[in-house]
Parts: sequence; C1' cells; structure tokens
RNA sequence: GAGGGCCGGGCGGCCGCACGCGUCUCGCGUGAGGAAAGUCCGGGCUCCAUUGCAGCAGGAUGCCGGUUAACGGCCGGCCGGGCCAAGAGAGAUUUUGGGCCGAGGGACAGUGCCACAGAGAGAAGACAGCCGUGCACGCACGGUGAUGCUGAAAGGGUGCGGUAAGAGCGCACCGGGGCGACGGCAACGGAGCCCGCACGGUAAACCCCAUCCGGAGCAAGACCAAAUAGGGACGGCACAGACCGCGCUGCAGCGGUGCUGUCCGGGUGCGUUGCUAAAGCGGGUCGGUAACGAUUCGCCCAGAUGAAUGGCCGCCCCCACGCAAGUGGGACAGAACCCGUCUUACAGGCCCUCU
Repeated sequence: GAGGGCCGGGCGGCCGCACGCGUCUCGCGUGAGGAAAGUCCGGGCUCCAUUGCAGCAGGAUGCCGGUUAACGGCCGGCCGGGCCAAGAGAGAUUUUGGGCCGAGGGACAGUGCCACAGAGAGAAGACAGCCGUGCACGCACGGUGAUGCUGAAAGGGUGCGGUAAGAGCGCACCGGGGCGACGGCAACGGAGCCCGCACGGUAAACCCCAUCCGGAGCAAGACCAAAUAGGGACGGCACAGACCGCGCUGCAGCGGUGCUGUCCGGGUGCGUUGCUAAAGCGGGUCGGUAACGAUUCGCCCAGAUGAAUGGCCGCCCCCACGCAAGUGGGACAGAACCCGUCUUACAGGCCCUCU
C1' cells in the first nucleotide's frame, strides 16, 4: 500500500419520557443500529383484478453446480484479462504459484456501426520507402504488405531459406483453427491426428435464444361508531301558482320538486386492531470444502402515532493541548408492518492474508 473480518466507549447515581405488569399518589421490568439510511433487489402478509390454457407486447436476468421462502444475494468451481514472483528458451513465446478484476449466453440467423487520425477500417490498402523497366533524369508505369507513418484495432509471430525486391512462397519452432480417445454431474479440460492460417471488433447497438415476471402497498386491510351532505322506508302538514317527467304538439290525468317526525342506512374525526414470538437471537452437537441444513438447550429483545428512547453528575478508557493541576472532544447516524440481501455513510481501535 491492497483485500477481508470484528468492535462501535464501560460502570454507577439522580431527575425525566414511552410501553407493559403489579399490591396502581407508588413500585418493578424493558427501551435504536451496523447501517435503524437509500428504498435498489427478493419474499412474507393484506386488498384489488383475474375461468383455464396458450400467445402477442413490455420488463428483468444471463459461464456451471449448489444454497435458499425467494433473489439480480451468497458459497464453491470453470474460463478469460492484466499485475507480481520464480523457472525454461537466442527469440517469438510459455510453465508454475499468488492475490486482484470480469453485465462471463449467441458475432456462420439477419441488419447496422467502427469517430478522429490515416494512403488504406473489412471479400482491404501503394502515402513514404524498397525493387524492376522506360526515358526527356526526376518523373511515368509495374511489382511489393518485409520497413516507416496513423490509429483502440492495419488481416499471425521469431528465425532460416528464397527473391529483382518481397510475401506462409517453402521449412523449423511458437501461436491459432478443426476433429477428438479419455476425464468431469456440468461449465470445461484434453493425449493424439489433421490444416499454411481462414472466420477483425462491437450485442452496456438493434436483434436471436433460454428462464422468470398481474397491480398496489400497513396511509395495505379489518372492527366500533357522534355529526354533516347525499340515499331509502313508513307517516304528518301544505298542495294556489310555477317548473320537470310520462317519445313529439295541444288538452286531460298521474308522479315528482316543499316543510317536518321516526327508523334504516351511510362510514369522516376519534378509538380499537393489524403490531410484533419472528424464515427470531445466543450456545452446543452432527452433516457439508463452504454458503447452508438438521437437532438440542437457553432467552424474550422497542412498539410510538404532534411520534418515547433524553439530561445532569462521579469514576474509569481513548484522542488533542498543557511542565503540571486541568481544559476540550469521542464518528456515521437514529426504529415506524416484518424478514433476507445489496448499496452508501462512518472518529477511533483490534485481528488475519498478500505485497
């Protein structure tokens, strides 16, 4: 320096606050976190929607196996990348080990894109250079992908031969591709054989394939139940006129619109519930590399709703200042239905691994 794990001031006294219990002016007990945070992801629970099945659209996930209530989490493995150390080789390159990182399905299903620079960016490409020929002697034509230049990327590399100069053009080695005995549940590994080498990259571009996905959330939802509005039933009073309805016009008729009583009903405030014993926490044993599972013993550990969890003092601990007495400070933050992850914040301290 990098990675990971753990702790997150201790004890006591006094005064308060919330909840529970009791023998109820009082006493006893309990009272924030590793993240209670962001609300990302998954689940429980609740209501709404939905006949069932299939499909379209949309979204999420994406190596393999395991784990789990479930997951995009976790554990183990595989492959790849670059880094470090040691080794082999003239070199290209490669072997072993270590810790780190990876949105890690498909690029012969199809389509698109590859900026700038550069001569040329994907059935490549002659700008310079090199080589050959011609001549008017510094230009033209041709050959060349070895050298330079540009770039994230220039269509294998190192060497020997070869050639006018060159080139897998030929050869050796390295790398690469295809098939593949055999091993592994699988991802994958791979003896051996063949091939001068092709098929650049990009899916965090469209897309293709596989799997999964209904919506809203405790302000969900349930119960009790004053008042007001609106509604219904049965009555009482009034019914002159006006208006409205009975398809339209005229007339007639019927009903309604008014005031009021009782009851039903309605379901807002308030209250009760949901609410905290839960995939709970701690220890042991057993199985498993592990995540995790099984079993056993022990524990009870906040439940507010204008929302408690605080303040003061003493002793000790840590840090800073000071000769000392002493003074100042102790992070991030704070429950709101519950649980499992993830992400982010964090003074200081302890431990482990690598360098």
The RNA shown here (Bacterial RNase P class A) has 355 nucleotides and comes from uncultured Litorimonas sp. Its mean pLDDT, the model's own confidence on a scale to 100, is 77. It matches the Rfam family "Bacterial RNase P class A". It is annotated as a ribozyme. Rfam links the family to the GO terms dimeric ribonuclease P complex, tRNA processing and ribonuclease P activity.